A computed fold for a 693-nucleotide part of an RNA from a Candidatus Margulisiibacteriota bacterium, annotated as large-subunit ribosomal RNA, domain II. It matches the Rfam family "Bacterial large subunit ribosomal RNA". NCBI's taxonomy places the organism under Bacteria, Bacillati, Candidatus Margulisiibacteriota. Model confidence (mean pLDDT): 84 of 100.
Context: one part of a larger RNA
């Protein structure tokens, strides 16, 4: 995992609503007694109610405060209560189930066969190296000291097996193993290994100190008991139909994932349009805009105080300014905490009209919810960043299926009772994948733009538009001219148009600069401005607009879903079809509210049955209503049962549904329906639990 048993809102007692039934200014017992011992019947303390007010004493439809109340507080005056069933809800209890980590037991308990440390008693350490002390002999010495050798066999010495450890590395890692295995390393006569026997233990031991170890998890073992500890936190909570439906806000809060109070929902009861919407009228008001009259702040200017700077002057002083600027003035703006002004909606009032809905209000049971997302419009924070964070207003998702958006909670259309091989739309679409136009008319795009982007850039292309030249020949091309004074001066080594500086004049002409670029060391040369010719018809600046390109660099082929599209299947702008949703419409049904007709019954309150109109039936926590099915009990071990009960299994039929019936097979003793009661009453999930596989 699966399959199959069991598995969660119960129960006592108060209390509170509601429903029902019993008496009713009264209602009703707990206990006792009696009884064929579940009834009854008899007592009866007590409880609620019937009158309060005050701390009381007490007074009383009154009181209480005073010294007393012109008062004031609470109270009458309008008045039903009470036990008992059943349902919600709620207080105390384990209180809807499972679930901690943890606290305690000082007068519970077992734990040192693992490991800490100690105690008594025994055992083990091959080999080999070093070569302390001392000792002898030798030399030395005055005597010592010193020195050589030989002998000795010291030591938390040295190499290295057994032993003990665990230093690096691999391998293992659902391991051969809940810590090894191999290569490799440290101790290896010593603070040494180590066997058996004892000794300390849970706020205690032990400990060459890591909070280690104390029986494979130790910052306080381990079993049992307090216990069903608490758990504002996770998790799961088992039949069905039907009628409503939310909220993720506002205050508070040792509060922020939890509570209480308002808010939304729901169900009774009452009230009866009180709501809600168009339209007129009345208002208020400082928001968008908008000024710039105040407040602030700013652009250029005039004017002109005071400064600064220079001139004159010995000073006084006087002048000058394209510096800096006060006040006034003109003028160009700006403001959330600016206003001489000022909307649209919004908001209150009121009046006609419309709607009549599960509108409003109201008083009472029950909730849940208090984490909200996005998306438009108006703000603030941030960077006029964010699928960002805070508000506000609307919508949608939360709790919403269908249809578009390739695919996509929060975009667009639009709210699913149910059934139907009928029609009509929306949104968005119509070549083929794919329902439905290769539709019509008229343009534009050539970039596959369409089908990702900016500032900025271009003889793209279409259309428009000022304005210049043009049969007196324009714009391109070609053919020729393009000269003289003069190499202007000046500067220079040189400057002759063309390094650079100044000047840019005559004069011949169709026309021709003291020269437009290239060019030469300078000159030369080329060419251009200008001008005729040749040709013949439009040529050129510049603006605005429509659609295009450039800008354009990410990692597999893509930035239309795809195939593929060019007088488009592309954009614009008109038309007219068709497709296209659970929408809307036909037809058939089914519940539910209202209103009404008959009928039946009736405690005269109204309830049931049947038709008719009309309105509606998406749904998450949540509220309310009606059911189905298990076990058991009463009537009953009754009715039926070996001519075959339960139980299991196949098919039929019927109900909206849970779920019933009928029948075939198995099966071998049970056992219903009806009507009422009573619960250990319904499982797919709780890494549930127990069994099987």
């Nucleotide at each position: 995992g699966c399959c199959g048993g069991c598995g969660a809102c119960u129960u006592a007692u108060g209390g509170u609503u509601g429903c029902a039934a019993g008496c009713a200014a009264g209602c009703u017992u707990a206990g006792g007694g009696u009884g064929u011992u579940g009834a009854g019947c008899c007592u009866g303390a007590g409880g609620c109610g019937u009158a309060g007010c005050g701390a009381a004493a007490g007074c009383g439809a009154g009181u209480c405060u005073u010294a007393a109340a012109c008062g004031g507080g609470c109270g009458a005056u309008u008045a039903a209560g009470u036990u008992u069933g059943c349902a919600g809800c709620u207080g105390u209890a384990g209180a809807c189930c499972c679930g901690a980590a943890a606290c305690c037991g000082a007068u519970a308990g077992c734990g040192a066969u693992c490991u800490a440390u100690c105690c008594g008693u025994g055992g083990g350490c091959a080999g080999g190296a070093u070569g302390a002390a001392c000792u002898u002999c030798g030399a030395g010495u005055a005597a010592a000291a010193u020195c050589g050798a030989a002998g000795g066999g010291a030591g938390g010495u040295c190499c290295g097996a057994a032993c003990c450890a665990g230093u690096g590395g691999a391998u293992g890692u659902u391991g051969a193993a809940a810590a090894a295995u191999c290569c490799u390393u440290g101790g290896a006569u010593g603070a040494u290994c180590u066997g058996c026997g004892g000794a300390u233990a849970g706020c205690a031991g032990u400990g060459a100190a890591a909070a280690g170890c104390u029986a494979a998890a130790c910052g306080a073992g381990c079993u049992c008991g307090g216990a069903g500890a608490u758990a504002u936190c996770u998790g799961g909570u088992u039949c069905u139909c039907c009628u409503c439906g939310a909220a993720a806000u506002g205050g508070u809060u040792u509060u922020a994932g939890g509570g209480c109070c308002a808010g939304c929902c729901u169900c009774a009861a009452g009230u009866u349009u009180a709501u809600c919407c168009u339209u007129g009228c009345a208002g208020g008001g400082g928001u968008a805009g908008a000024g710039u009259a105040c407040a602030g702040u700013u652009u250029g200017g005039a004017c002109u105080a005071g400064g600064g700077u220079c001139c004159c002057g010995a000073a006084a002083g006087g002048g000058a300014u394209u510096c800096c600027a006060a006040c006034u003035u003109c003028u160009c703006g700006c403001u959330a905490a600016c206003u001489c002004c000022g909307a649209a909606u919004a908001c209150u009032g009121u009046a006609a009209g419309g709607u009549a809905a599960c509108u409003g209000c109201u008083u009472g049971g029950g909730a849940g919810u208090g984490a909200g997302a996005c998306u438009a419009c108006g703000a603030g924070g941030g960077a006029u960043a964010a699928g960002c964070c805070u508000c506000g207003u609307g919508g949608u998702c939360g709790a919403a299926a269908g249809g578009g958006a390739a695919a996509c909670a929060g975009c667009c259309c639009a709210g699913a009772u149910c059934g139907u091989c009928a029609g009509c739309u929306a949104a968005g679409g119509u070549u083929c994948c794919u329902a439905a136009a290769u539709a019509c008319a008229a343009g534009c795009u050539a970039a596959g733009u369409g089908g990702g982007a900016a500032a900025g850039g271009a003889a793209g292309u279409a259309a428009g538009g000022c304005c210049a030249c043009u049969a007196a020949a324009a714009c391109a091309g070609c053919c020729a001219g393009g000269a003289g004074g003069u190499u202007g001066g000046c500067u220079u080594a040189g400057a002759a148009g063309c390094a650079g500086c100044c000047a840019c004049c005559c004069u011949u002409u169709a026309a021709a600069g003291a020269g437009u670029g290239c060019g030469u060391a300078a000159c030369a040369g080329c060419u251009c401005a200008c001008u005729g010719g040749u040709c013949g018809a439009g040529u050129g600046u510049u603006c605005u607009u429509g659609c295009g390109c450039c800008g354009a660099a990410a990692a597999u082929a893509c930035a239309c879903g795809g195939a593929g599209c060019u007088a488009a299947a592309g954009c614009u702008u008109g038309u007219u079809a068709c497709c296209g949703a659970a929408g809307c419409u036909g037809c058939g049904g089914g519940c539910u509210g209202u209103c009404u007709u008959u009928g039946a019954c009736u405690u005269c309150g109204g309830u049931c049955a049947a038709g008719g109109a009309u309105a509606g039936c998406g749904g998450u926590a949540g509220a309310g209503g009606a059911g189905c099915g298990u076990u058991c009990c009463a009537u009953u071990g009754u009715a039926g049962g070996u001519c075959g009960a339960a139980g299991c299994u196949g098919g039929a039929u019927c109900g909206u549904g849970a779920g019933a019936u009928c029948u075939g097979g198995u099966g071998g003793a049970c056992g219903a329906a009806a009507u009422g009661g009573a619960a250990g009453u319904g499982a797919a999930u709780a890494u549930g639990u127990c069994g099987g596989c």